[in-house]
Context: one part of a larger RNA
Molecule: small-subunit ribosomal RNA, 5' domain
Organism: uncultured bacterium
RNA sequence: GGGUGAACGCUGGCGGUAUGCCUAAGACAUGCAAGUCGGACGGGCUGUUUCGGCAGCCAGUGGCGGACGGGUGAGUAACACGUAGGUGACCUACCCUAAAGUCUGGGACAACCAGGAGAAAUUCUGGCUAAUCCUGGAUGUGGACAAGUCUUAGUGGGAUUUGUCUAAAGCCUUUAGGCGCUUUAGGAUGGGCCUGCGGCGCAUCAGGUAGUUGGUGGGGUAAAGGCCUACCAAGCCGACGACGCGUAGCUGGUCUGAGAGGAUGGUCCAGCCACAGGGGUACUGAGACACGGACCCCACUCCUACGGGAGGCAGCAGUUAGGAAUCUUCGUCAAUGGGCGAAAGCCUGAACGAGCGAUACCGCUUGAAGGAUGAAGCCUUUCGGGGUGUAAACUUCUGAACUAGGGACGAUAAUGACGGUACCUAGGUAAUAGCACCGGCUAACUCCGUGCCAGCAGCCGCGGUAAUACGGAGGGUGCGAGCGUUACCC
Repeated sequence: GGGUGAACGCUGGCGGUAUGCCUAAGACAUGCAAGUCGGACGGGCUGUUUCGGCAGCCAGUGGCGGACGGGUGAGUAACACGUAGGUGACCUACCCUAAAGUCUGGGACAACCAGGAGAAAUUCUGGCUAAUCCUGGAUGUGGACAAGUCUUAGUGGGAUUUGUCUAAAGCCUUUAGGCGCUUUAGGAUGGGCCUGCGGCGCAUCAGGUAGUUGGUGGGGUAAAGGCCUACCAAGCCGACGACGCGUAGCUGGUCUGAGAGGAUGGUCCAGCCACAGGGGUACUGAGACACGGACCCCACUCCUACGGGAGGCAGCAGUUAGGAAUCUUCGUCAAUGGGCGAAAGCCUGAACGAGCGAUACCGCUUGAAGGAUGAAGCCUUUCGGGGUGUAAACUUCUGAACUAGGGACGAUAAUGACGGUACCUAGGUAAUAGCACCGGCUAACUCCGUGCCAGCAGCCGCGGUAAUACGGAGGGUGCGAGCGUUACCC
């Protein structure tokens, strides 16, 4: 000199764009943050009815979504991340392309009805019922498995023969058709696993290791693998730093620097990872070992009729605690995007906006021109004067704010929270300035007070009676809605 998610002191006018719990991954009152589909299904209620029905709403069954989006950085020194590859060892709902099919039977459980238990949460028994719920049979384009043959740059790749096994669901509208369903192949997208290399401090951590290292059989997985298990062998890692301890999410980037490098990765944006009060487990599912799902243990809080129950803001607001310190219990789905739906649409604290904070950056205002050998006041003086100083007063002019009218883009037809906002036009008032410093470094000097006191100080150092260094004043210097200080990085 530059930088910051800053804080503190004094001061403070406006706007735009960003940004705002760095500490206790402490605890949380309240509201909202994930639903949707009646064109899958039976039913209930309401309205209407020309008794054919029709319309709306709804708990339940069923489907899809709740694995995305949003938050946080605790843990993690690891194939977690980055980069370059591998997968002849793999999966992929919805979407796209292509081929083939969608035949025929059966059954249960909610809702509902009846009865019962409980303070509640909730729950039990019996009976009835529908479906795109569950299920038997058929068909087999195909696919899977076993055995065989051929082929292949390298393995579980490809082709083919025989045998065995293996599928489906309907709904709407109707001349058509549309949306689905099943099997398979390919694609797209998203992932799983493996490998080379790279990025940290301590050697005052030197030896570590028994599922440990390898093999065989078996299990398990979508899939290779000590991933798991039984047996066998005794290996495997290590000064090219194993093991241990400490610290830490990683990266694109960011700050600084001429660069090399150093620091940082904190906020915002983007990619990946991990976590959801602490710990563990699986279920469902294409996908989770699942923030607003389930079960168990622990800690804590709450309700209770003491028998038993309920909960999880590191979602958005907000409260409390901690702290030097960090915001509104706001508006709208108008746009973008997401879920569901044939659609209308519904939901969306994602998002878009507004609010608060000089927290940062940028822009603007506090006036412009004229105006005296120069008022007053104040300071100083060698008492002549000098300074503040064109500064003020005063004159003329312009016109931030404010008022009124018009009024968008964002939406290519409808739909605008923002918002009567931005902006335009007209009218219109001279209309906030502070902070630090003035011994040298370092731009800026005098007077008074004090008297090694009170105090200053980044370093050198000032102060003991003439202090440009302390305190005040006048004057000056530097920045300016800011200015200084502190902390940290280069």